Model confidence (mean pLDDT): 82 of 100. This is a predicted structure of a 519-nucleotide part of an RNA (large-subunit ribosomal RNA, domain I) from Solanum verrucosum. It matches the Rfam family "Bacterial large subunit ribosomal RNA". The RNAcentral record of the full RNA draws on SILVA.
Context: one part of a larger RNA
This record gives sequence, structure tokens and C1' cells, in this order.
RNA sequence: CUUACGGUGGAUACCUAGGCACCAGAGACGAGGAAUGGCAUAGUAAUUGAUGAAAUACUUUGGGGAGUUGAAAAUAAGCAUAGAUCCAGAGAUUCCUUAAUAGGGAAACCUUUCGAACUACUGCUGAAUCCAUGGGCAGGCAAGAGACAACUUGGCGAACUGAAACAUCUUAGUAGCCAGAGGAAAAGAAAGCAAAAGCGAUUCCCGUAGUAGUGGCGAGCAAAAUGGGAGCAACCUAAACCGUGAAAACGGAGUUGUAGGAGAGCAAUACAAGCGUCGUGCUGCUAGGCGAAGCAACUUGAAUGCUGCACCUUAGAUGGCGAAGUUUAAUAGCCAAAAACAUCACUAGCUUAUGCUCUGACCCGAGUAGCAUGGGGCACGUGGAAUCCCGUGUGAAUCAGCAAAGACCACCUUGCAAGGCUAAAUAUUCAUGGGUGGCCGAUAGCGAAGUAGUACCGUGAGGGAAGGGUGAAAAGAACCCUCAUUGGGGAGUGAAAUAGAACAUGAAACCAUAAGCUC
Repeated sequence: CUUACGGUGGAUACCUAGGCACCAGAGACGAGGAAUGGCAUAGUAAUUGAUGAAAUACUUUGGGGAGUUGAAAAUAAGCAUAGAUCCAGAGAUUCCUUAAUAGGGAAACCUUUCGAACUACUGCUGAAUCCAUGGGCAGGCAAGAGACAACUUGGCGAACUGAAACAUCUUAGUAGCCAGAGGAAAAGAAAGCAAAAGCGAUUCCCGUAGUAGUGGCGAGCAAAAUGGGAGCAACCUAAACCGUGAAAACGGAGUUGUAGGAGAGCAAUACAAGCGUCGUGCUGCUAGGCGAAGCAACUUGAAUGCUGCACCUUAGAUGGCGAAGUUUAAUAGCCAAAAACAUCACUAGCUUAUGCUCUGACCCGAGUAGCAUGGGGCACGUGGAAUCCCGUGUGAAUCAGCAAAGACCACCUUGCAAGGCUAAAUAUUCAUGGGUGGCCGAUAGCGAAGUAGUACCGUGAGGGAAGGGUGAAAAGAACCCUCAUUGGGGAGUGAAAUAGAACAUGAAACCAUAAGCUC
């Protein structure tokens, strides 16, 4: 070196108990004590689920129908057709910690006079100090507090980085921190957009468009209108005037841009729309139920295979059983709720509406708009910089008015600020349910297919694994030999033991043994 036969090792192919993505509904919790934990609870050690001193469970209402006392064996003792275990609805119990709330505390403990602390609310009382404010006392089935993956709104707000250095700029109003809310949030019914034509709240998508712009005109940043779609929904108040009242305030009236309202005068009325309690009904949800059709011979360890003759199909999806349309669980299809919850319909009741004429006199949101200055935000870096927001200082007008139309002025045009509310289209997935996959298949797929946020590491913040496959069934090797054990040889089981628990397949590197070749 070659061949043969082994060892080691755990690749490969096969498998899946676990993941990943998508969809739907839902986004529920909590002082009636939550989420998160600690400690306990079984006849029998620990772990993990379940439960809470009523502790491996209790009561009740339904379902279900033969076994059962969780994973999980074994043993003991039980329960169960007088209906258990189990599944679903409702209820009871629910130690200690924790918002933690009688006081304290190094969480799961201590003290104790046994107290719901604090804020809010209601009532009483009445400091300095007249009114008041502060303080004190009391009340109660007692409103708030805390938790929460992402989505959302607001406040505070970086740097690495890019610019091939770096300072304006960029990264980026991103990460991070804080606060608040909801199932969505935010926005929202024109002091809008436009352009001589018109549209008619907001939001989202496509597109306009990497365009117009902006920019140490560098790097880069980056619109809007028109257009096409999704979805469509509108309303309430302040004021003038009237009434009550000492006033504060309350009630009526009134709410718009072709201006409107108030005021003066005239005329006329609808049975429609919206909201919707108790109750009833429909439908749905939270357990379930019915549900077709194959035999024989042969092969095999095993029949679902093969041969022969059949059958069902609104069911030839799928999984299990030693290999299946006709064995089983199911599937197609059909049916079902005592109880809780939800949708819709009916329903008591409540709420809501007009037109014309006249009138320059009253009203139409003030420390506001605007202006100056300093900033911010608008795609727009101060620029010719409008529009929007804030600090400081000033400071109007009321329809014969005001604002906008990208400095500013004029004309035309458009709208009516300084009060508020508003569904849908949109965003997201901690958890729940059902499945589907030109998704993965154990170095993959979640970090986690097994004690997994475990073991282990770190003072700590934090970091963070590895590890799947006997067999159809344990039938898991009685008995004998070797024997201190591990291990091994027989015997036996099995289809197979080179399937023997270090267990399916069993590559390579690497290591022996035997024979041969070369030197």
C1' cells in the first nucleotide's frame, strides 16, 4: 500500500413529539385584592401540572355512559350503571407576598391597641387672621391607585455613523426614558384647496414622483394639488333677546358664509327620523349526538398485500391499530343547550323639524389676531419665506368686518379663527380558536421537540447551553458459567439481538487483526 473482517465515531437518508408563517374573533384583568411569585396540599422521596387550611379538590345545572384515583409505573386503600372519572355553564373556598392599603420591613416576615393607609366625595368643626385658607373629626357593599406583547398620542431626547477628515448638515425627532388612553388611538365637519373651471370633514391605499423644491446647492432630505380607489355622517355650544334671581348662575331662544341670528311683521304645520329599559323571540358562542359500505383462500412475524367474487359514496380529508374508502376515531351531511354571554327584531318611554318680507343701530368666541424680537415646526438649513406653534414686549377690528390665496400692494376669488364632540375605511398580536403551507425537520425550526430561560457562568446588570429514534408488543434476557464489579459466554424471547437498553440506518477521519505486495 491492497484485500478481508472488526472497533471507534455519529455523517447521511427516513421519521416527529416541537417550532415558523398566515387567518378569524378578541384585546377580557384589578381594593369583591389583579398580574407576578413564595409556601403548602396525594397513604408512599423528588420534579412538573392542578389546587388553596373547604388545598391532587367542594356545590349545583347540563352533557356523557364504563371504567377510574394528573404526567407516572408499582403497591396499598378506595370510588363507580342508585351513573363515577371526564367535558361545559354558574357558584363557594381561595394561606403568605405583591398596587399592598393597621404600623414596620432585608418580598413571601415581625409587631399589634385588630385598624381599608393616601387622594377624591359627603357632612361636621372652625388656627395665626374679619372673610377665607390650612388643620381636625366622622360617614360608606368605596370612585382612584396597580398590571399590560405590539399597535397609539403627547413630553424629554442622544451617539456611533454618512459627508470617504469635520463644525452647518446627516444618522433622527430614530434608539432610549417618562406620562396617558383605547380596542383601536390620533385626525375630523373649512378663517380649506384651487384658478377664471371647479371641489366640498377626516383617515388609508395607488399614483403624481425620486418630480417641484431644499441642500457646506456637498452628503443628502424630499413634498403638494389635480387624478384613480377603500370608506362615508354628521352634530353640540358661547353671544345678542326673554324669564327667574341680590348676585353667582340657571332655563328658554340661537349656531351660519349666497352670511346668519336676534328684533319687527306675515304664513303654515309633520306621524317621520334617532336613541332605546324590562320582557319575549331569532341567530350565534361556551359541552355534545346521529352518521354508509367486505368476506374467503394464499403469502407474511403481522394483511390493509395478491387472487376471487362484492359493496358505500352529499363520506376516496386525515390520524391510529403489526401494511386499510368498506377495522377504529373521524370525515360529507344532519341534529342539539338546563345555565351564562353576545347579535338582531318587536317594545314602554324620551328627543328632534319650517318658510317669506323688512331692518347699515344689537350679537357673531380678546390680552385673542397681528406686529417687533428670540426660537421651533412645516420636504423648505433665514432665505424674497408665506402658512402653523411657543417665550418676551406691544396690541386691533365685529359684516361698511376679518382671514387666506408662498414677501408685499391692488383687483377678483375663496373661507369665517381665537369653544367642543364624532362611527367606518387604517395600525398591531402577549394570549385564545381553527386549520392551511411550492415553511423547518434535531448544527435546521423559537434560545428551548427531554429539569429551558433550566443546568452553568458573573458581586451585579446580564450572559446562557447540550441532550430526539430498542421493538409490532417488554415479550427488557428465567436458569447455568466466568465473576469484587463493569463486562462477557451459553440458554431463552423475538421476523430480526451485528434490534440488548452505551439499543433503528451506521459514511469519513482515526485504531486494531489476518493474508498478500513493495523495500